This is a predicted structure of a 73-nucleotide RNA (transfer RNA) from an uncultured Bacilli bacterium.
RNA sequence: GGGUCAUUAGCGCAGUUGGGAGAGCGUUACAAUGGCAUUGUAAAGGUCACCGGUUCGAGCCCGGUAUGAUCCA
Numbered sequence: 001g002g003g004u005c006a007u008u009a010g011c012g013c014a015g016u017u018g019g020g021a022g023a024g025c026g027u028u029a030c031a032a033u034g035g036c037a038u039u040g041u042a043a044a045g046g047u048c049a050c051c052g053g054u055u056c057g058a059g060c061c062c063g064g065u066a067u068g069a070u071c072c073a
Stems, first nucleotide, its partner, number of pairs: 001072007010025002013022001019056001027043006049065005
């Protein structure tokens, strides 16, 4: 220098028909228990890496940039 893959909640991730942004763990509150552990219920938490384009509508399609991984040279 070139190819490929990844980037979505605090963390590891799902989200393939383009229209609802999600579950698990963690956090907080409440309840159950004499208490702890644990379990249940609820809640908070998001610039879908960034910039632009296409579209009535983009996490998803297209172009570019950034970071990381990997392969080739």